[in-house]
Context: one part of a larger RNA
RNA sequence: UGACGGGGGCCCGCACAAGCGGUGGAGCAUGUGGUUUAAUUCGAAGCAACGCGCAGAACCUUACCAACCCUUGACAUGGGGAUCGCGGUUACGAGAGAUCGUUUCCUUCAGUUCGGCUGGAUCCCACACAGGUGCUGCAUGGCUGUCGUCAGCUCGUGUCGUGAGAUGUUCGGUUAAGUCCGGCAACGAGCGCAACCCACACUCUUAGUUGCCAGCAUUCAGUUGGGCACUCUAGGAGAACUGCCGAUGAUAAGUCGGAGGAAGGUGUGGAUGACGUCAAGUCCUCAUGGCCCUUACGGGUUGGGCUACACACGUGCUACAAUGGUAGUGACAAUGGGUCAAUCCCCAAAAGCUAUCUCAGUUCGGAUUGGGGUCUGCGACUCGACCCCAUGAAGUCGGAAUCGCUAGUAAUCGCGUAACAGCACGACGCGGUGAAUACGUUCCCGGGCCU
Numbered sequence: 001u002g003a004c005g006g007g008g009g010c011c012c013g014c015a016c017a018a019g020c021g022g023u024g025g026a027g028c029a030u031g032u033g034g035u036u037u038a039a040u041u042c043g044a045a046g047c048a049a050c051g052c053g054c055a056g057a058a059c060c061u062u063a064c065c066a067a068c069c070c071u072u073g074a075c076a077u078g079g080g081g082a083u084c085g086c087g088g089u090u091a092c093g094a095g096a097g098a099u100c101g102u103u104u105c106c107u108u109c110a111g112u113u114c115g116g117c118u119g120g121a122u123c124c125c126a127c128a129c130a131g132g133u134g135c136u137g138c139a140u141g142g143c144u145g146u147c148g149u150c151a152g153c154u155c156g157u158g159u160c161g162u163g164a165g166a167u168g169u170u171c172g173g174u175u176a177a178g179u180c181c182g183g184c185a186a187c188g189a190g191c192g193c194a195a196c197c198c199a200c201a202c203u204c205u206u207a208g209u210u211g212c213c214a215g216c217a218u219u220c221a222g223u224u225g226g227g228c229a230c231u232c233u234a235g236g237a238g239a240a241c242u243g244c245c246g247a248u249g250a251u252a253a254g255u256c257g258g259a260g261g262a263a264g265g266u267g268u269g270g271a272u273g274a275c276g277u278c279a280a281g282u283c284c285u286c287a288u289g290g291c292c293c294u295u296a297c298g299g300g301u302u303g304g305g306c307u308a309c310a311c312a313c314g315u316g317c318u319a320c321a322a323u324g325g326u327a328g329u330g331a332c333a334a335u336g337g338g339u340c341a342a343u344c345c346c347c348a349a350a351a352g353c354u355a356u357c358u359c360a361g362u363u364c365g366g367a368u369u370g371g372g373g374u375c376u377g378c379g380a381c382u383c384g385a386c387c388c389c390a391u392g393a394a395g396u397c398g399g400a401a402u403c404g405c406u407a408g409u410a411a412u413c414g415c416g417u418a419a420c421a422g423c424a425c426g427a428c429g430c431g432g433u434g435a436a437u438a439c440g441u442u443c444c445c446g447g448g449c450c451u
Base pairs, nucleotide, nucleotide: 007451008450009449010448011447012446013445015441016440019405020404021403022402023401026318027317028316029315030314031313032312033311034309035308042053043052064304065303066302067301068300069299070298073129077128078127079125080124081123082122083121084120087106088105091102092101093100094099109119110118111117131293132292134291135290136289140287141286142282143281144280145278147276152191153190154189155188156187157186158167159166160165171182172181173180197270198269199268200267202238203237204236205235206234207233208232211228212227213226216225217224241264244258245257246256247255248254320398324357325356326355327354328353329352336346337345338344364395369390370389371388372387373386374385375384411433412432413431414430415429416428417427
């Protein structure tokens, strides 16, 4: 000077408390450990690994295993030689295919000084080399997580100290904030905070088509005439600043209450992540030093594996039912996508109403299994999704323990998108319905300042 303390003081955070809903018990999905395996590719490991890399493993992907093939190589540059095309296409044989052998037809490169001279392409040869998802993230760049959107981290000059260093940054108030005010051997400044950026909420204005329809006609229908007031769309402007009033405070910063206002004290949400910490993560995105392989640790193919299963853990989905199930009826969204389209298409469910079931392992629950099909794709055996019929398991609210959430939030309900041939209970978004509670800071956890 830091760090630490079951030392002290002050303060904060869904940290506790107050509440609501879960996990931990069941079945299934998914990831991991372990075990197994020819292989079950590799990485990630408390928080900050475990629905993570993977926005999607039947082949491919694919890095793993077995077998079969290739060796200047699937890809790049350079040298020598040969050919003039390369390429597309028909058929046959061998083979699991890669590939090998034969074969039909179409096409017959460009420039030219007409010299294979120049360019280009293909093949062959030898060598330099290619290639490596091989190792080292403890050699690295870049990117990322985390403490933490916590309020901190520093510098110049001056002053103090022999010096390491201190001061400033401490102190009294205050704030979400090293935010601001006041004081002070300090005075200033930088990176952070805040603001500037985006969206939402209000108003005005400009513009009315594909949007809208108050009044006037018209129609099954904003359908048409007409209109642009309203809704809406998308450009611009305004609006909130403790500005005003009262109280309080030190006549300060501010705090409390009020008015007006769509909105009130950071309006709400996002983007934004200081100096640094963890030799944190990634050499398998990419780049890259060093080391290693070079008829193989490179390249190709077929098949298998990543999907195994006494078990253990994480994250989810579905339930155990009557605040419910089933049947009928029944409206109302937003994001986004479709080659273009406010024009056309894809478009809800819960809610509400009626009937029924009457507390049962049931008209709850849907696992599992048998049979039959549909779709995608060369191909659903290992190993896809969905539909129909039958089957109808566990499960009656879950021990110790543990997680999320403070408002349009939790809970609940569906919809869309990315990637994708196909495959979603995952991820990322969107809207519908819509709560309870917070006395307080003693305690648990994490953090900040002073000592």
This is a predicted structure of a 451-nucleotide part of an RNA (small-subunit ribosomal RNA, 3' major domain) from an uncultured bacterium.